[in-house]
């Protein structure tokens, strides 16, 4: 990079599958070892149990117990433990860390600003300071109260707890003045007077000052803390630009809502709150709603742009049981905090409590899933502390999982008798396979044994030493240097040594895609399957087994994401027919614009500069043996800000211009483009009168209707509608529907000329709006024709249809509606550019002709056709584009479900517009190409069909098949193309089939082995018989045996299966004229061309033309026969002429003339004349000749069809039987018979039966044979046998014919079936079951219904003769043979087969195709449906916990103020009240889910049911 899948094949479109990367995963089989990493994606479901936030005695007051010694009077004091444990008071911490991802569509997150609107504990540095009082309370005593959790009460006491007061550098607060600087709002800073506001100590050393006095305090120093203030630094509020999901079947939403004033209120601006005024504020660039989501750095993909994600690390939010809600603080409205409500789990004495693992482990629980109730603070970090140090489920390790990358092993050499074995096999081998064994070596990892770490020192303690601080050599504090001591991991990495090839490989796949093939089983069965598809008996596709492919301590397999998929296309798609152009206009917003200056600098664009956390990806170097991992540097972050510049091009602003656009003017043409109003004149009905008589109408043909009450036809006159012939034209007008008698009023566009004038005024169009064929609706005329719907009459198997006669609504016409068409060129609208030719329509100029009509050329606007480049998938399209380009708007994304459902919004309805999903299917289409096929079309052939002539079908019979039936009635053939067919002949045999009885190496062949004695044959006796005993027989040799028989063994046999495994053979289309190839050429390609076309043939048979030009297999011919004739020959054949003999007879001597036989020749070729035809091929006539146009006839049968026939001719792969599915042998059976079919044969009679006479063939057979002649028998035959292996002899007399006689139309002298008898003949044997003969018997049948069969000349009909098979059997079958011998062909309309050519096509298993709907059944999703539950949610009302805030506070209270005091008073506070406000609770609404008796359709299912609607002219052209 790509392939697979629509078709018989091609192209294209289009969907579906796939190869590949990933992954917190699962799940299956498998399983050495290591090193990093990583591990509840579900239920934010519930949690027992331990841990997870404490620390500070150097902030304070207080203060144990056990033990341990001491003493005792034995009760117990005392030291000690110990100022230790626990507690409390008070500072910090507890808002970090850590977890989760439910809510959040947001300033929640990103990125860039803003804060002149803010806050910041701990920390840095700066400047100042820490002064003097008070009064309390916890602990702890003590009492009361509860079951408890704890609560009250009375009583001491400390602080760095708390209060008051001084002090103000200063900060605040409010005046008034000044400088700068801005976003004009203000902010910064300077002087000024005013008001307000601080603070705490602790600890360690020293004694210079003072003090008492010998070491201490006050003090000092030091240090940690403390207080106002500035400043930084971190860290945080807030506020803003951009940017960050879907769904319009969510379009209007908003009352603190928008703004303003005041006021409150906050660290801080603000409708954040509050009053009051004003009435706005958002939204089509998507407000408001609904659904779904934490964001991002990245992370998987991808070439990239892009897609999808958002585990693990990082950054930010959110949340902490669910709901509120505030305290406390520097920071929470707080995970391990409080308060309330709720709902759960726990306790409980029933009064009331008490909890919150989404901390780290762990349980249930849920799920396809996801881990240990481990060690340690050793290291990083972090909380407190002065510091030791303590805490720390942070972390750092270990633990478990192949969960993921990543590395290593499972041995390496050598070894051919290619062992054995296994698996295949064409039995020869081949292959696993150098693979094993053997030999020879090595020691990774695992095993054992020993050493054995880095991770740890910047801290602390000792110490040296230097520096600062001091009154000071204390002491501290910084610094440098030295020792010591501290590891959970782990005695782990690592290193040595030993010993052994020992312990260590499996999963997927093999039919294409897609690497890699055999055998066995199985037999649409079990299965497999990602897609296309395997499996019905030979499966490389299932299942096993050998072999082989592929990865590898993995390996498949299922999820899910990007890829492929240019299958949403910015990069990079399309819409004439494949899916797509909105029916068509006006025009809003919007995009998108000519030309020339000048400005700007918004977009562009360069510079520079700041941000763009780290990690992560690239690069580079480096640490762990390596690598994965880690580290160190770069580079990149594609993007925003700022600040400078640039100015061509876009935008903006000014100002021109005339080539876009328009306007006047003059002309034109038109179904005048629309309206409206008047006429005409022709048909069609009707109604009245004349004339007129019986049918008319209609149809394929009818009938139904009309009509003797006078119709139809035909004149006259009259009514009324509704269209407008001819003109009429791919001619004209309109935006599109759409407009067609004529004449008048109103109007609306368009084209041409020339000039003048506006000056960009333009294209394009989403929502809007307007028109809009037919049909339908409404009101109300109107109504002639025509005409759904109804009726009737036909057609049909039905015929709700086509056809016929009728006829209502409607079709006009007014006014309103409706809003769709195949509204179509299946082409949206503009502008511009890109070869022509030829026609028409309206203008203009111009040239010829005096003019005119008219013609030629130019030149503008329509509107055809044909055509080059180009384009297109092909088809075609081509200045009227579907080419080349730009601008806009519409739409399409695979087929069905479906333009359907719900839902909106329109309509009086009908029913429009908008427009899913669930399922289901691997295709569905598009052009074009080869077949086939048509109740399309040309041309053409054939006994196809007309014309004949003779049968079948109706009887008997034979013969075959079907069916029945049977112990079997073997078996196979089955439309043409099975059926008198295998079978050219079943009584036994044949014989495959059934009974019964034998046999088992065999009935038959081959071999080895061993053995025997001859064997066969004959005869007896049993027995159905096979066979059994018995007896009798004693082969051939080259001397090796062979032959025979028996026993074992290997094999034999099988007409047992499968003609759908197969070879040979056949049969058919078809003796039809076709079927191909090479080369070239065309076409993107399957294909075309050549093979078509124009004549001709029986022919793709031959001429001519031609992008072909040649060849092959057929055709013809060559090969046999027959028909003349020639030439040789001449026996068994012939006999003309000679001889000879017979009643006769080539019978005999010759003979070759002749027929004949056999062999070789000749002839016939459109070769001549003629007409036609293209000077051709060829065709018509004609000579001539036996034969004339391939002379008849025959064999020959193309590439292919039809899984056609045959495994039962025969051969054979596979399978099945092996004391039988073999074999033998008797019997039977294949012949059976209610019944149908096919093939014959004989008949119905006079063209003829019967008698009796008489004539002429061919071509064949014969030794297990034809047999002659005689005699015997009525005869069938017998008996006897002469001749012939055969041109000699035989079978063998041909028949029909002809000459005669009878029979006279009858079931007969016609026709012979049946049956009765008595014979013959074959044959072991004629019962079952043969042919035949005599005598008798004497059925049916009187020419055959529908409908079907051969046959065009020596045929058809008719007649007999021979063969073959064969012991016998065919006078009916077959195959030949010859005798007699006809009729008709106008002619291709029709049936049927077939060829060429073209056409349509939705078929390709190819019309016996394909395919449509409803019914019934199974099944699955949906959708309506009276309700019923359930979520979320609005709206109004009610309700009010805790809590802030506000009032009020009569009850309470130590700290200040007065006051001697008692009091008061200031201040708080507790109750109450009051806004606000969670659950709750009512009431009606929204909305989304469920589920629902019925009910609608829709999909989907080998073999249901009606019926034939498309597809061909699909039998009525098909569509909307």
């Nucleotide at each position: 990079a790509g392939a697979g899948u629509u078709u018989g094949a091609u192209c294209c479109u289009g969907g579906c599958g796939c190869a590949g990367a990933a992954c917190g995963a699962a799940c299956g089989c498998u399983g050495g070892c290591g090193g990093c990493g990583u591990g509840c994606c579900u239920a934010a479901c519930a949690c027992a149990u331990g841990c997870a936030a404490g620390u500070c005695g150097a902030a304070c007051g207080a203060g144990a117990a056990a033990g341990g010694g001491a003493c005792u009077u034995c009760g117990g004091u005392c030291c000690u433990g110990a100022g230790u444990a626990a507690a409390g008071u008070g500072g910090c911490g507890c808002a970090c860390g850590g977890g989760u991802g439910a809510g959040u569509a947001a300033c929640a997150c990103g990125u860039a600003g803003g804060u002149a609107a803010c806050c910041u504990g701990c920390c840095u540095c700066u400047a100042a300071g820490a002064u003097c009082g008070g009064g309390a309370u916890a602990a702890c005593c003590u009492g009361u109260c509860g079951a408890a959790a704890g609560a009250c009460g009375a009583g001491c006491u400390a602080a760095u707890a708390c209060c008051g007061a001084a002090u103000a550098a200063g900060a605040c607060c409010a005046c008034a003045g000044u400088u700068u600087c801005c976003u004009c709002g203000g902010a910064a800073g300077c002087a000024g007077a005013g008001g307000u506001c601080a603070a705490a100590g602790g600890u360690a050393g020293c004694c210079u000052c003072u003090a008492u006095u010998u070491a201490u305090a006050a003090g000092c120093u030091a240090u940690c803390a403390c207080u106002c203030a500035g400043a930084g630094u971190u860290g945080g509020g807030c506020c803003u630009g951009c940017g960050u999901a879907c769904c319009a079947u969510u379009a209007g939403c908003u009352a603190g809502u928008u703004g303003g004033u005041g006021g409150g209120g906050u660290a801080a601006c603000g409708g954040c709150c509050u009053a009051c005024c004003a009435a706005g504020g958002c939204a089509a660039a998507g407000a408001u709603g609904g659904u779904u989501a934490g964001c991002u750095g990245g992370u998987c993909u991808g070439a990239g742009a892009g897609g999808a994600u958002g585990a693990u690390c990082a950054g930010c939010c959110a949340c902490a049981c669910u709901g509120g809600a505030a305290c406390u603080g520097a920071g929470a409205c707080a995970c391990g905090g409080u308060c309330c409500a709720g709902a759960c789990u726990c306790c409980u004495a029933c009064g009331g409590g008490a909890g919150g693992c989404a901390g780290c482990a762990g349980u249930g629980g849920g799920g396809a899933a996801u881990a240990u109730u481990g060690c340690g603070c050793a290291a990083u970090g972090g909380g407190c502390g002065a510091a030791a140090g303590c805490c720390u489920g942070a972390c750092g390790c270990a633990g478990c999982a192949a969960c993921g990358c990543c590395g290593c092993g499972u041995g390496a050499g050598u070894g051919a008798u290619g062992a054995a074995g296994g698996c295949c096999u064409u039995c020869g081998g081949g292959u696993c396979g150098u693979a094993a064994a053997g030999c020879u070596c090595u020691g990774u990892c695992g095993g054992a044994g020993g050493g054995a770490a880095c991770g740890a020192a910047u801290g602390c303690u000792c110490u040296u030493g230097a520096g600062g601080u001091u009154a000071a050599c204390a002491g501290c504090c910084u610094c440098a240097g030295g020792a010591a001591g501290u590891g959970a991991c782990g005695g782990u990495a690592c290193c040595c040594u030993c010993a052994a090839a020992g312990g260590a490989a499996g999963c997927a796949c093999c039919g294409g895609c897609u690497a890699a093939c055999u055998c066995u089983g199985u037999g649409c069965c079990a299965g497999c399957a990602g897609c296309c598809g395997c499996g019905g008996u030979a499966a490389u596709a299932c299942a096993g087994a050998g072999g082989g492919u592929g990865c590898u301590a993995g390996c498949g397999u299922u999820g899910u994401u990007c890829g492929g998929a240019a299958u949403c296309a910015u990069u990079g798609g399309g819409c004439g027919u494949a899916a797509a152009g909105g029916g068509c206009g006006u025009g809003u917003a919007g995009g998108c614009g000519g030309u020339u200056u000048g400005u700007u600098a918004a977009g562009u664009c360069a510079u520079g500069u700041g941000u763009g956390a780290a990690a992560u990806c690239c690069c580079u170097c480096g640490g762990c043996u390596c690598a994965a991992c880690c580290g160190g540097g770069g580079a990149a972050c594609g993007a925003c800000g700022c600040a400078u510049g640039a100015a061509a091009c876009u935008g903006g602003c000014a100002a021109g211009c005339u080539a876009g656009a328009g306007u006047a003017c003059c002309a034109a043409a038109g179904a005048g483009g629309g309206g409206g109003g008047g006429u005409g004149g022709a048909a069609u009905u009707c109604c009245c009168g004349g004339u007129g008589u019986a049918g008319c109408g209609g149809u394929g043909a009818a009938a139904u209707g009309c009509g003797u009450a006078g119709a139809u036809a035909u004149c006259g006159g009259g009514a009324g509608g509704a269209a407008c012939a001819c003109c009429u034209g791919u001619g004209g007008c309109g935006a599109a529907g759409g407009c067609g008698g004529c004449c008048c009023c109103c109007u609306g566009g368009u084209u041409g000329g020339a000039u003048a004038c506006u000056g960009a005024c333009g294209c394009u169009g989403a929502u809007a709006c307007g028109c809009g064929a037919a049909a339908g609706c409404g009101u109300g005329g109107g109504g002639a024709g025509c005409a759904a719907a109804c009726a009737g009459g036909a057609u049909u198997a039905g015929a709700u249809a086509c056809c016929c006669u009728g006829g209502u609504a409607g079709u006009c016409c007014a006014c309103g509606c409706c809003g769709u068409a195949a509204a179509c060129g299946u082409u949206g609208g503009g502008c511009a550019c890109u070869a022509g030719g030829u026609g028409u329509g309206g203008g203009g100029c111009u040239c010829g002709a005096u003019c005119g009509a008219c013609g030629g050329g130019c030149u503008c606007c329509g509107u055809g056709c044909c055509g080059u480049a180009g384009c297109u998938a092909a088809c075609g399209c081509a200045u009227u584009a579907a080419g080349u380009g730009c601008c806009c708007c519409g739409c399409c994304u695979g087929g069905g479900a479906a333009g359907u459902a719900c839902g909106g919004c329109c309509g009086c309805a009908a029913g429009g517009c908008u427009a899913a999903a669930a399922c289901u299917c691997a295709a569905a289409g598009g052009a074009a190409u080869u077949g086939a096929c048509g109740g399309g079309g040309g041309c053409c052939c054939g006994c196809a069909c007309a014309a004949g002539c003779g049968g079948c079908g109706g009887a008997g019979c034979a013969u075959g098949u079907u069916g029945c039936u049977u112990a079997a009635u073997u078996c196979g053939a089955u439309g043409c193309a099975a059926c008198g067919c295998g079978a050219a002949g079943a009584a036994c045999c044949u014989u495959a089939c059934c009974a019964a009885g034998g046999c088992u190496u065999g009935a038959c062949a081959u071999g080895u082995g061993g053995g025997g004695a001859a064997a066969a044959g004959c005869c007896g006796u049993a027995g159905a018989g096979a066979u059994a005993c018995g007896g009798u027989g004693u082969c051939c040799u080259u001397c090796g045996g062979g032959g025979c028989c028996u026993c074992a063994c290997a094999c034999a046999g099988g007409u047992g299966g499968u003609g759908c495994a197969u070879g040979g053979c056949u049969g058919u289309c078809g003796u039809c004229a076709g079927c191909u190839c090479g080369u070239g050429u065309c076409g993107u390609g399957a294909g075309a061309u050549g093979u078509u076309g124009g004549g001709u043939u029986a022919a793709g048979u031959c001429c001519c033309g031609c992008a072909a030009c040649g060849a092959g297999c057929g055709c013809a011919a060559c090969c046999c026969u027959u028909g003349u004739c020639c030439u040789a020959u001449g026996u068994u054949g012939c006999c003309a002429g000679c001889g000879g003999g017979u009643u006769a007879u080539g019978c005999c001597g010759g003979g070759g003339a002749c027929u004949c036989g056999u062999a070789g020749g000749a002839g016939a070729c459109u070769g001549c004349c003629g007409g036609g035809g293209u000077c051709a091929a060829c065709u018509c006539g004609g000579a001539g000749g036996a034969a004339g146009g391939u002379g008849g006839g025959g064999a020959u049968g193309a590439c292919g069809u039809c899984a056609a026939g045959u495994c039962a001719u025969c051969a054979u792969g596979c399978c099945c039987c092996u004391u039988a599915c073999g074999u033998c042998u008797u019997g039977g059976g294949c012949u059976g018979c209610a019944a149908a079919c096919a093939u014959g044969c004989u008949a119905c009679a006079a063209u003829g039966g019967c008698u009796g006479g008489u004539a002429c063939a061919a071509a064949g057979g014969g030794c297990u044979g034809c047999g002659a002649a005689c005699u015997c028998g009525c005869g069938a035959g017998a008996g006897u046998g002469a001749g012939c292996g055969a041109a000699u002899c035989c079978c063998a007399u041909a028949a029909a014919g002809c000459c005669a006689g009878u029979c006279u139309c009858a079931g007969u002298u016609c026709g012979g079936a049946u049956c009765g008898u008595a014979g013959u003949c074959u044959g072991c044997a004629a019962c079952u079951c043969g042919a035949c003969u005599g005598c008798g018997u004497g059925a049916a049948g009187u020419c055959g219904g529908a409908g079907u069969c051969a046959c065009u000349a020596g045929u058809a009909a008719u007649c007999g003769c021979a063969g073959a098979u064969c012991a016998g059997c065919a006078u009916u079958g077959c195959u030949g043979c010859g005798g007699u011998g006809a009729a008709u062909a106008c002619g291709u309309u029709c049936c049927c087969g077939g060829g060429c050519c073209u056409u349509g096509u939705a078929c390709a298993c190819a019309c016996c195709g394909c395919c449509c709907g409803u019914c019934a059944c199974a099944u699955c999703a949906c959708g309506a449906a009276a309700g019923c539950c359930g979520g979320c949610u609005g709206u109004a009302c009610u309700a009010g916990a805790a809590g802030u805030c506000g009032c009020c506070g009569c009850g309470c209270g130590a700290a200040c103020c007065c006051g001697c005091a008692a009091g008061g008073g200031a201040c708080g506070c507790a109750a109450g009240c009051g806004c606000c406000u969670a659950a709750g609770g009512u009431a009606u609404g929204g909305u989304c889910g469920g589920u629902g008796a019925u009910u609608g359709g829709g999909g989907u299912g080998a073999a249901g049911u009606c019926g034939u609607a498309a597809c061909a002219a699909g039998g009525u052209a098909a569509c909307c």